[in-house]
Molecule: Glycine riboswitch aptamer
Organism: Rhodobacter sp.
RNA sequence: AACGUCUUGGUGGGAGAAGCGAAAUCACCCCGUGAUCUCGGGCCGAAGGAGCAACCGCCCUGGUAAACUCUCAGGCAAAAGGACCCUAAGACUAU
Numbered sequence: 001a002a003c004g005u006c007u008u009g010g011u012g013g014g015a016g017a018a019g020c021g022a023a024a025u026c027a028c029c030c031c032g033u034g035a036u037c038u039c040g041g042g043c044c045g046a047a048g049g050a051g052c053a054a055c056c057g058c059c060c061u062g063g064u065a066a067a068c069u070c071u072c073a074g075g076c077a078a079a080a081g082g083a084c085c086c087u088a089a090g091a092c093u094a095u
Base pairs, nucleotide, nucleotide: 001095004092005091006090007089008088009087010086012085013084020040021039022038024036025035026034027033028032042076043075044074048072049070050069051068055063056062
């Protein structure tokens, strides 16, 4: 110095799926509406988690990837969150 990995920052970008039904509590006098929470079945995959093809190993019931699969967790207006991408700085490192 370059590649790679990681960390932090950015009025950066960033998908999918019912603002579903029922009960309770609280607020507004009531109605009704809103918020919180519980339950019910429906739906989504891009926090996290789990599974495996090739391959490696082999006594095997072993090891092992993803944006694939599952949907435990999470989510289904907005906000928040969000894998990943872009960008800036820093750290580490084969050579």